The prediction has a mean pLDDT of 87. This is a predicted structure of an 85-nucleotide RNA (c-di-GMP-I riboswitch aptamer) from Ferrimonas sediminum. Of the family's consensus pairs, 95% are formed in the model. The sequence was found by an Rfam model in a public genome assembly.
RNA sequence: AGCAGACAAAGGCAAAACCAGCGAGAGCUGGCGACGCAAAAUCUCCGGUCUUAAGGCGUAGGCCAAAGAUAGCGGGAUUACCUCA
Numbered sequence: 001a002g003c004a005g006a007c008a009a010a011g012g013c014a015a016a017a018c019c020a021g022c023g024a025g026a027g028c029u030g031g032c033g034a035c036g037c038a039a040a041a042u043c044u045c046c047g048g049u050c051u052u053a054a055g056g057c058g059u060a061g062g063c064c065a066a067a068g069a070u071a072g073c074g075g076g077a078u079u080a081c082c083u084c085a
Base pairs, nucleotide, nucleotide: 004083005082012037013036018031019030020029021028022027035072041078042077043076045075046074047073048070049069050068051067052066055064056063057062
């Protein structure tokens, strides 16, 4: 240094719920709160899942594409504290 993640140390992040706000919505932001997480740090490149205002199709229910969301759904990329074996 790389791989790896123990019964170690210092710490870190923050689910659901609730409050306020933003959004058509999924959801996001802040506060509070901890379910958990060794990358639960960052990035939509690939897949999955979720949403449907505008667009197209349909008599309608809806469907299609597209756009958006999810990094705490996986894969991938980049970076990172500590250290037993």